[in-house]
RNA sequence: GGUCCCAUCGUCUAAUGGUUAGGACACUUGGUUUUCAUCCAAGAAAUAGGAGUUCGAUUCUCCUUGGGAUCA
Numbered sequence: 001g002g003u004c005c006c007a008u009c010g011u012c013u014a015a016u017g018g019u020u021a022g023g024a025c026a027c028u029u030g031g032u033u034u035u036c037a038u039c040c041a042a043g044a045a046a047u048a049g050g051a052g053u054u055c056g057a058u059u060c061u062c063c064u065u066g067g068g069a070u071c072a
Stems, first nucleotide, its partner, number of pairs: 001071007010025004018055001027043005048064005
């Protein structure tokens, strides 16, 4: 340098164009308990950046950034 893959809450992971962007763990608050732990309930928290297509984009296209695989 060429080709291909990946990027979503703090972490892991769903969502095949119309979702209030869901779940688990973690965190916070409350309940239970003499206390802690367990258990129960509630809450906060995310689409790498930019542009395009579309009535509508996490999803499709292009560029950039970062990571990975492979060829030379």
This is a predicted structure of a 72-nucleotide RNA (transfer RNA) from Candidatus Harrisonbacteria bacterium CG10_big_fil_rev_8_21_14_0_10_49_15. Lineage of the source: Bacteria > Bacteria candidate phyla > Candidatus Harrisoniibacteriota. Model confidence (mean pLDDT): 81 of 100. Its Rfam family is "tRNA". By type it is a transfer RNA. About the family: Transfer RNA (tRNA) molecules are approximately 80 nucleotides in length.